Model confidence (mean pLDDT): 81 of 100. A computed fold for a 71-nucleotide RNA from a Chloroflexota bacterium, annotated as transfer RNA. The sequence is in RNAcentral, with records from ENA.

[in-house]
RNA sequence: UGGGGGAUUGUCUAAUGGCAGGACAGUGGACUCUGAAUCCAUAAGUCCAGGUUCAAAUCCUGGUCCCCCAG
Numbered sequence: 001u002g003g004g005g006g007a008u009u010g011u012c013u014a015a016u017g018g019c020a021g022g023a024c025a026g027u028g029g030a031c032u033c034u035g036a037a038u039c040c041a042u043a044a045g046u047c048c049a050g051g052u053u054c055a056a057a058u059c060c061u062g063g064u065c066c067c068c069c070a071g
Stems, first nucleotide, its partner, number of pairs: 001070007010024004018054001026042005047063005
């Protein structure tokens, strides 16, 4: 420098244009002599900037960062 892949909550991971979901972790409560376990409830997310569309995590353009391949 060229090509390919990736970025979703604290972590991991779904969502083939139509309410962003699950697990773990966190917080509050129940239970317990206390804790663990279990049960109930709850907060929190689409890498950034534009565009298309009634509607974008998803499609298009540019950018940032990470990984792989080639030179």

It matches the Rfam family "tRNA". Rfam links the family to the GO term triplet codon-amino acid adaptor activity. Rfam's curators write: Transfer RNA (tRNA) molecules are approximately 80 nucleotides in length. By type it is a transfer RNA.